[in-house]
């Protein structure tokens, strides 16, 4: 201590707030019309909260005389994953601007925004379910032998 291989482990977060009341149950009303009480949305409205993996990266911290090394740094930049459609081949697949600094930033600093599979159910990023599943990948051990 390379390529390659085998195995093991790990591998997703988030409403206990306020309002409304579809609807349900019960009661009054002989019945009807209507009225009352209770329950009732993490889905509606207001507000709150959350951010998988790899890359890029000018951040922050640490070590070093230096070269440099270690940890950390993007939900909305480039990809991947889950998901959806299809018998299959294959296809679909979210969202950012403004100002500042600077040689350089959609990544830093400040501000204001935006986005979020499918099924269920009162219309869901946050509840329940497929899922004790799958998974991008991460770490380690062993083989290997450049």
């Nucleotide at each position: 201590g390379a390529a390659a291989g085998u195995c093991u482990u790990c591998g997703g977060g988030g409403c206990a707030a306020g309002g409304u009341g579809a609807g349900a149950a019960g009661g009054c009303g002989u019945u009807u019309a209507g009225c009352c009480u209770u329950c009732a949305a993490u889905u509606c409205c207001u507000g709150a909260c959350c951010g998988g993996c790899g890359g890029u990266g000018a951040u922050a911290g640490g070590c070093g005389a230096a070269a440099g090394c270690c940890u950390u740094a993007a939900g909305c930049c480039c990809g991947c994953g889950a998901g959806c459609c299809g018998c299959a081949a294959g296809g679909c697949a979210g969202a950012u601007c403004c100002g500042g600094u600077g040689a350089a930033a959609u990544u830093c600093c400040g501000g204001a925004g935006c986005c979020g599979a499918c099924a269920g159910u009162a219309a869901a990023g946050u509840c329940u379910g497929g899922a004790u599943g799958g998974g991008a990948g991460a770490a380690g051990a062993c083989u290997g032998g450049u």